This is a predicted structure of a 1412-nucleotide RNA (small-subunit ribosomal RNA) from an uncultured bacterium. The sequence is in RNAcentral, with records from ENA and SILVA.
RNA sequence: AGAGUUUGAUCCUGGCUCAGGACGAACGCUGGCGGCGUGCCUAAUACAUGCAAGUCGAGCGGACGUUUUAUUGGUGCUUGCACCGAUUUAACGUUAGCGGCGGACGGGUGAGUAACGCGUGGGUGACGUACCCUUUAGACGGGGAUAACUGUUAGAAAUAGCAGAUAAUACCGGAUAAGGUGCACAUUGUCAGAGGAUGUGCAGGAAAGGAUCUUUAGGUCCGCUGAAGGAACGGCCCGCGUACUAUUAGCUAGUUGGUGAGGUAACGGCCCACCAAGGCAACGAUAGUUACCCGGCCUAAGAGGGUGAUCGGGCACAUUGAGACUGAGAUACGGCCCAGACUCCUACGGGAGGCAGCAGCUAAGAAUAUUCCGCAAUGGACGAAAGCCUGAUGGAGCAACGCCGCGUGAGUGAAGAAGGUUUUCGGAUCGUAAAACUCUGUUGUAAGGGAAGAACAAGUACAGUAGUAACUGGCUGUACCUUGACGGUACCUUAUUAGAAAGCCACGGCUAACUACGUGCCAGCAGCCGCGGUAAUACGUAGGUGGCAAGCGUUGUCCGGAUUUAUUGGGCGUAAAGGGUCUGUAGGAGGUUCGUUAAAUUCGAGGUGAAAUCCCGAAGCUCAACUUCGGAACUGCCUUGGAGACUGAUGGACUGGAGUACUGGAGAGGUAAGCGGAAUACCAGGUGUAGCGGUGGAAUGCGUAGAUAUCUGGUAGAACACCAAGAGCGAAGGCAGCUUGCUGGACAGUUACUGACUCUGAAAGACGAAAGCGUGGGGAUCAAACAGGAUUAGAUACCCUGGUAGUCCACGCCGUAAACGGUGUCAACUUGAUGUGGGAGGAUUUAGUCCUUUCCGUAUCGAAGCCAACGCGAUAAGUUGACCGCCUGGGGACUACGGCCGCAAGGCUAAAACUCAAAGGAAUUGACGGGGGCCCGCACAAGCGGUGGAGCAUGUGGCUUAAUUCGAGGCAACGCGAAGAACCUUACCUGGUCUUGAAAUCUAUCAGACAGUCUGUGAAAGCAGAUCUCCCUUCGGGGCUGAUAAACAGGUGCUGCAUGGCUGUCGUCAGCUCGUGCUGUGAAGUGUUCGGUUAAGUCCGGCAACGAGCGCAACCCGUGUUACUAUUUGCCAACAGGUAAAGCUGGGAACUAUAGUGAGACUGCCUGUGUUAAGCAGGAGGAAGGCGCGGAUGACGUCAAGUCAGUAUGGCCCUUACGACCAGGGCUGCACACGUGCUACAAUGGGCGGCACAAUGGGACGCAAAGUCGCGAGACGGAGCAAAUCCACAAAACCGCUCUUAGUUCAGAUUGCAGUCUGCAACCCGACUGCAUGAAGCUGGAAUCGCUAGUAAAUGCGUAUCAGCUACGACGCAUUGAAUACGUUCCCGGGCCUUGCACACACCGCCCGUCA
Repeated sequence: AGAGUUUGAUCCUGGCUCAGGACGAACGCUGGCGGCGUGCCUAAUACAUGCAAGUCGAGCGGACGUUUUAUUGGUGCUUGCACCGAUUUAACGUUAGCGGCGGACGGGUGAGUAACGCGUGGGUGACGUACCCUUUAGACGGGGAUAACUGUUAGAAAUAGCAGAUAAUACCGGAUAAGGUGCACAUUGUCAGAGGAUGUGCAGGAAAGGAUCUUUAGGUCCGCUGAAGGAACGGCCCGCGUACUAUUAGCUAGUUGGUGAGGUAACGGCCCACCAAGGCAACGAUAGUUACCCGGCCUAAGAGGGUGAUCGGGCACAUUGAGACUGAGAUACGGCCCAGACUCCUACGGGAGGCAGCAGCUAAGAAUAUUCCGCAAUGGACGAAAGCCUGAUGGAGCAACGCCGCGUGAGUGAAGAAGGUUUUCGGAUCGUAAAACUCUGUUGUAAGGGAAGAACAAGUACAGUAGUAACUGGCUGUACCUUGACGGUACCUUAUUAGAAAGCCACGGCUAACUACGUGCCAGCAGCCGCGGUAAUACGUAGGUGGCAAGCGUUGUCCGGAUUUAUUGGGCGUAAAGGGUCUGUAGGAGGUUCGUUAAAUUCGAGGUGAAAUCCCGAAGCUCAACUUCGGAACUGCCUUGGAGACUGAUGGACUGGAGUACUGGAGAGGUAAGCGGAAUACCAGGUGUAGCGGUGGAAUGCGUAGAUAUCUGGUAGAACACCAAGAGCGAAGGCAGCUUGCUGGACAGUUACUGACUCUGAAAGACGAAAGCGUGGGGAUCAAACAGGAUUAGAUACCCUGGUAGUCCACGCCGUAAACGGUGUCAACUUGAUGUGGGAGGAUUUAGUCCUUUCCGUAUCGAAGCCAACGCGAUAAGUUGACCGCCUGGGGACUACGGCCGCAAGGCUAAAACUCAAAGGAAUUGACGGGGGCCCGCACAAGCGGUGGAGCAUGUGGCUUAAUUCGAGGCAACGCGAAGAACCUUACCUGGUCUUGAAAUCUAUCAGACAGUCUGUGAAAGCAGAUCUCCCUUCGGGGCUGAUAAACAGGUGCUGCAUGGCUGUCGUCAGCUCGUGCUGUGAAGUGUUCGGUUAAGUCCGGCAACGAGCGCAACCCGUGUUACUAUUUGCCAACAGGUAAAGCUGGGAACUAUAGUGAGACUGCCUGUGUUAAGCAGGAGGAAGGCGCGGAUGACGUCAAGUCAGUAUGGCCCUUACGACCAGGGCUGCACACGUGCUACAAUGGGCGGCACAAUGGGACGCAAAGUCGCGAGACGGAGCAAAUCCACAAAACCGCUCUUAGUUCAGAUUGCAGUCUGCAACCCGACUGCAUGAAGCUGGAAUCGCUAGUAAAUGCGUAUCAGCUACGACGCAUUGAAUACGUUCCCGGGCCUUGCACACACCGCCCGUCA
């Protein structure tokens, strides 16, 4: 010091959350020791029991106990002893009562209290004080009672009454005393009422006590009295500070003041009588709610915020409420009286009690301790003192409740052990960790020693000292004697064993720390974001790791971070936020100058700011916590002295702010009255006839009873075309025909005047569009509601026809609007440019104009600056000053309740519960739009031919089935995987079988062959049995085979959403990006946009861009022309030979062809056009002309597109089965639906006959000729050919004949019979042939497909797969060979630019309401 979270990404606003610290804490898991602290925060609930305030006999009279003196009596009897009793003396001791002092302190609690209660600083000239200290003066002489006690009475008790007796340091008179008090008088005196000081007169007190010394005169000590002073403690008063709510705005009759009397220690309405009518309050009275206050404590950089346990100061309270008494002091915690509630005792008549003292109990609660020890220390009460009392206090006990300290071992130790976890199987990790060896002994345990805390006081002895006639004695000092609860504790020494001592939380990001298994949106986690739907670093467990550590986490609360209430230190155009506007009260702020003052300000000094705490420096406990000492600090308040600039106050002056007068022009400024024309509607009349009106198109409506149209006249109400302009005026709302009256404001110019008169403005007041309300008018138009007609799935709407309130006027309410410039008012300052409205000045010109300066408005663009950006920019959202209003996450909510206003409608003010983690602003990139612009494509259009109707083939869905194996699903699945399902294939089903397996690698043991052959059984596989029996050798063994066992094999089982690879698609569309630079806070932009052009991001020009890459094009293949070379199996022009015919032969190399190398085409040339460009149009030449034609070639990416069943592959699953073998069946199943094809429906044709012309490609498990047989499929046969050599009839076409428009001489399905071929095998389930049969079908609805030239259409041929074939499929080849394109409005798809957006899973989006 920050971080996470809104978005695809960005910046901002803004909330939520986290990391830190703290605690009188509680809960969960765990727990070795010590020190120092702390411990009912809740029920100020109720309390059993014990203790917490007594003491003094040196105040008093008694009583009692022990000892003692003396006298006497009695008894026992040893005759002088013992015991007992009575009286008496003395000493010691105890104490119920009277009396004194103390129970007003100490201890507890925080209920009440928002207050002079507390804090701080003052005042008391308005007061008090027992005990203590100092000074001074005294203490004379008398009296009468009363407790205790005795007797008696009442009562259960508590207790009380009566009678008698007695004492005092108890009580009461008298004398004496004045400096004090009261009264009266006089004098004096203070800054200030003197209740101060001085004098005179009058009135009022004491314990002759106690102890002690000396023996007497008296002294000493403790007490006592009057007075004065001090110290310390109190009472009262005052300034300032001290919580929330205005949805609490008015409160107050002893209330405010006066006079007099009373009361008090003292002032005072403190109380009373009378008089006056005041007092408090927006600077928050009164009321309500909450709360003891402070030093401090926690936090924070600080300012602040929170808090008020322990310790300390103050206050209040003591079961609840009230009251006084005593006393120096109380309205009294362990006193009294009364009343209430509660508890207890009771003989029912009456009594007793008060833990918020210490322990303890009960209850409440998440929760808080021992019915302990001691007065040894410190302190307190009493006492002369010893002493006694002290739950104050000192200690111990319980509790990890907190802080601090220590320990749970240290060193060496790699076979990196075992074991766990994991693994790519190699290893890695726990890990020097352990074991083992060598040490140490803190703590613990045992034994021994052993403190400080103790200073006194008293006593004894001695010494000193002031005073005394003198001594005790007083005071001081020294010595001796004596006192410890804690506690035999701290601490020290010795011995002893690594032995007895580690957990908790976390590990997705924030936030340090990762893997495996289990689970499968389940179980669960979670502070926020969020994890979990079969490979979860986020759940649970394990291993490992990180953090802290006798603790660790969780929960709660507070501060921080949060500048998120902003004084320090925020904002309001669009994020939340400027009041609708103006006037103006209080308040706040205020021009220039000269004096005075000193409230404020500032500087110095003094007082105070308790101690403790915090900080600094030391010291003491072994350290620390803790404690002690010293310093600083306590930012405050008060008093006093100085200063005088600024602010204030006050007195003068000024003119610049503000205002007044004068002159002038501008204006829909306001208000009242009058006037005007156009239009509209209606009424009356004329002309006139069938429609009018209305709409996208119609209908409702009006009209033959005469509309609309048109003409004339009249009536009515409302609004004012053109001018007219972001022109003008007004505070805003708003204001528009013309004239007149009244009237407000602003502006300009020039002089004169006043002399700060100003600005803002809570409250308040006035104004305030439209709609609405009340009363009364008015009512033409328009028009909520309403009615009808349309539209529509519906249409309570948009459109149409009507139509009432209202719209208009007068008066009165309402008081709100996106009342917006979404921008409060006033003032000052800060480069400019351009228009326009109203004035004034200057220059110039013949004049008009033009130019220029300036003031006030209004508008656009822009500099600096500002802003999150957009934008604002002298009319600021810039730089400043003054004042007001308002905001503090979204929703709930411009709401509820309350209050005020209103006739009502409603308005103003204005919450909470609950809920979410966002809501929002600006800008960016995409995608999208029934937004725009430009462009392309067989996209449409123009054409040709099809599909959709029929039959058949084939694929799919569905249905069926034991199985009909699986996959593919809009385009981009459906003659697709499958370039060949009768068995096999085959993955499916049924049945029969095998289990290291059908095929692979390897280990151990055993056997020696195995195989083959044969037999039985069986559908086969298999099972059971018989027979036969190996090779090499270094003699160790090896090869091979079989059996057994263990590793393993195997899986077309799952996941294409775990993957590789391959493929489809947009799309052969022209796009997709990068580096550097520049712009922007940034996402991003620029480049790639723009103007042309192209098939093309193709090229040119321009440009903050300059370049580059992947794509385009080209390079590659085929084809089209040609040259050269080569010449067999191809060719044959010339020459020669030769045949029935034939390049058949010699030969040739011209031609064709074959196949190698070249040439050729580049807008190269010309004209025009275009920017002198790129290019385009036309032309020439050329085989070919503007990418010649065709192919291969597929950018960044999209679709979690397809494929785990081609192969590969992670993970999961099966292992006598989900593996393997066999037989048979199925994949061919059929009511139906769809896709793709074939054949047709015929004469551009069918049949018959004749006859012509190809190319690609294939052939040895092959292609097969001639010849013979068969109607034919085919059979026999076998020449030739591993091929430019052999094998193979092209068909449409063409030439004849026939058929003549019909279900036919079209079409051929279906079916019957008979065959051929392949093959173990054609039943399910093959192809082909012959004969016979001869179905639907006469050109096909909505809809839809292909094609732009050697293309469509038509015709046949070949090949792969393959025993055969379902091929009418697929892939190729040649033959014949068209029509059309005006064009880009529309449909579909695509590209570029731009615009809007609340979409980003991106319009198949998002999202609103109702219902469940």